[in-house]
RNA sequence: AAAUAUAAAUAGCCGAAAGUUUUAAAAUAAAACUGCGGGGGAACCAAUAUUAGGGGUGUAUCGCUUUGCGAGGACCUUUUCCCAGGUCUAAUCCGACAGCUAACCUCGUAGGCUAAAGGGAGGAUUU
Numbered sequence: 001a002a003a004u005a006u007a008a009a010u011a012g013c014c015g016a017a018a019g020u021u022u023u024a025a026a027a028u029a030a031a032a033c034u035g036c037g038g039g040g041g042a043a044c045c046a047a048u049a050u051u052a053g054g055g056g057u058g059u060a061u062c063g064c065u066u067u068g069c070g071a072g073g074a075c076c077u078u079u080u081c082c083c084a085g086g087u088c089u090a091a092u093c094c095g096a097c098a099g100c101u102a103a104c105c106u107c108g109u110a111g112g113c114u115a116a117a118g119g120g121a122g123g124a125u126u127u
Base pairs, nucleotide, nucleotide: 010115011114012113013112014111018034019033020032021031022030023029035109036108037107038106039105040104045099051096053097054094055093056092057091061071062070063069064068072089073088074087075086076085077084080121081120082119083118
């Protein structure tokens, strides 16, 4: 000096998945409240479906010459927007059953990941 691995801190990414308080001296523990997110559930409206089962969470669906390629959709580029570039398009739950849906009832608040530096416009702050 370079490369690889591990640990910690910092800065960030996907996602609803965060904050505070108490138990308590301690916590990757428990509980409560707040915030955020989901499901069930009238009237009115809508629908004409029902083994070719049906439905939910989620961007994760559809087509074809089908294991691959497209269309559509989703995310990232460290304030925002545009361009360009890059990546993903899974998984899983309910268990015969659910349209919308006020009141109301109910559930979750996980998990996983990376590591300098693209261009333009405009904004804010400081000098």
Predicted 3D model of a 127-nucleotide RNA (c-di-AMP riboswitch aptamer (ydaO/yuaA leader)).